[in-house]
Context: one part of a larger RNA
RNA sequence: UGACGGGAACCCGCACAAGCAGUGGAGCACGUGGUUUAAUUCGAAGAUAAGCGAGGAACCUUACCAGGGCUCGAACCCCAAAUGCAAAGCCUGUGAAAGCAGGAAUCCUUCGAGGGUUUUGGGGAGAUGCUGCAUGGUCGUCGUCAGCUCGUGGCGUGAGCUGUACGGUUAAGUCCGGUAACGAGCGCAACCCUUACCCUAUGUUAUAUUGUCAUAGGGGACUGCCCAGCAUAACUGGGAGGAAGGUGAGGAUGACGUCAGAUCAGCAUGGCUCUUACGUUCUGGGCCACACGCGUGCUACAAUGGCCAAUACAAUGGGCAGCUAAGUCGCAAGGCGGAGCAAAUCCCAUCAAAGUUGGUCUCAGUUCGGAUAGAGGGCUGCAACUCGCCCCCUUGAAGCUGGAAUUGCUAGUAAUCGCGAAUCAGCCAUGUCGCGGUGAAUACGUUCUCGGGUUUUGUACA
Numbered sequence: 001u002g003a004c005g006g007g008a009a010c011c012c013g014c015a016c017a018a019g020c021a022g023u024g025g026a027g028c029a030c031g032u033g034g035u036u037u038a039a040u041u042c043g044a045a046g047a048u049a050a051g052c053g054a055g056g057a058a059c060c061u062u063a064c065c066a067g068g069g070c071u072c073g074a075a076c077c078c079c080a081a082a083u084g085c086a087a088a089g090c091c092u093g094u095g096a097a098a099g100c101a102g103g104a105a106u107c108c109u110u111c112g113a114g115g116g117u118u119u120u121g122g123g124g125a126g127a128u129g130c131u132g133c134a135u136g137g138u139c140g141u142c143g144u145c146a147g148c149u150c151g152u153g154g155c156g157u158g159a160g161c162u163g164u165a166c167g168g169u170u171a172a173g174u175c176c177g178g179u180a181a182c183g184a185g186c187g188c189a190a191c192c193c194u195u196a197c198c199c200u201a202u203g204u205u206a207u208a209u210u211g212u213c214a215u216a217g218g219g220g221a222c223u224g225c226c227c228a229g230c231a232u233a234a235c236u237g238g239g240a241g242g243a244a245g246g247u248g249a250g251g252a253u254g255a256c257g258u259c260a261g262a263u264c265a266g267c268a269u270g271g272c273u274c275u276u277a278c279g280u281u282c283u284g285g286g287c288c289a290c291a292c293g294c295g296u297g298c299u300a301c302a303a304u305g306g307c308c309a310a311u312a313c314a315a316u317g318g319g320c321a322g323c324u325a326a327g328u329c330g331c332a333a334g335g336c337g338g339a340g341c342a343a344a345u346c347c348c349a350u351c352a353a354a355g356u357u358g359g360u361c362u363c364a365g366u367u368c369g370g371a372u373a374g375a376g377g378g379c380u381g382c383a384a385c386u387c388g389c390c391c392c393c394u395u396g397a398a399g400c401u402g403g404a405a406u407u408g409c410u411a412g413u414a415a416u417c418g419c420g421a422a423u424c425a426g427c428c429a430u431g432u433c434g435c436g437g438u439g440a441a442u443a444c445g446u447u448c449u450c451g452g453g454u455u456u457u458g459u460a461c462a
Base pairs, nucleotide, nucleotide: 001462002461003459004458005457007456008455009454010453011452012451013450015446016445019409020408021407022406023405026299027298028297029296030295031294032293033292034290035289042053043052064285065284066283067282068281069280070279076124077123078122079121080120081119082118090103091102092101093100094099107115108114109113126274127273129272130271131270135268136267137263138262139261140259142257147186148185149184150183151182152181153162154161155160166177167176168175192251193250194249195248197219198218199217200216201215202214203213222245225239226238227237228236229235301402305361306360307359308358309357310356311355317348318347319346322341323340327336328335329334368399373394374393376391377390378389379388415438416437417436418435419434420433421432
């Protein structure tokens, strides 16, 4: 000087407390450990792994396994020689395919040879093989915590200190006062985006020529005004006006560094290793197994509810190998059909559901709950057996609010309700990322738990 303390003081955070809804019990989905397996590819491991890489595993993907093939190779560049073909394709045999064997067919041109194709030989190939403890890049975390440093000067033999202490104050090393320090940098804040109010201009496809809406530009909030407190300062408390008040709300933005944190399987890359195989191709299988443990979710256990009928109100988005209307067939999934739309025009989409109105059920393992199972159908796709989704009929399991323990959330939040999109032929999406509808309760306070900041103290630690 740090680090640490079951030392001290002060301060902060959904950290506790006060509340609301959960998880832990059930069934199922997904991930993971374990076990099994020819293989169940690999990585991630407290917080910071476990609906994570994967924003789409039937083939492909695919890296794994079994078997069949290829060896200048599946792809790319260069050199040399040969071949003589135009849909670089056709036919036959064998085969699961890949491949192998055989056959037919016989390019263009400016005629110098060249161009492209194929074959052979050669030089580079190739590796999701190892090392994230050799690395780049990127990311997680402490933490959006308020810290981390430098120049000159001063102090100290020196390590180093000061600046950055202290008194106030703040979300903040924020600002004020003060001071052997004076300044500066990276962080904080602001500048950026969205949103809440107003004005102006424009008006396609929106519309009732006001308005809403859309696009562009501007205004507006700054402790600006008043009162009180305080050192008259910084600031704090209250008030007015205002759509909004003291950072208005949300986002983007992550200092010096820590964890030899994660990633050689996104990519790049040093070294090591393989080279008729650890490369490459094909068929089939596996990644979907199942005595069990764990994690994250979904659906429930019902009457603030289930079912039936009628009826009201959104926003974000996507669409040409696409979205697909009207009409029509089917109980339905869906089929036929084909208008419109490269989209403020048409379609998904009457765009919603919770909601409202009426009826029924009357506390029961039920008209709750929907797992599981049988039969029949639809769709995508060469192909749904392993292993897809959807519809209809039947079946109707566990479950009556969940032990110890534990999570999220302070406002348009939690809770609850539906809608959209990426990926995508289809989909195991209950996931993820967005969008709007309805819309709470509680916070006395900082003793305690966890994490963090500043000062101080002790130390046999560095």

Description:
This is a predicted structure of a 462-nucleotide part of an RNA (small-subunit ribosomal RNA, 3' major domain) from a metagenome. The full RNA is in RNAcentral, with records from SILVA. It matches the Rfam family "Bacterial small subunit ribosomal RNA".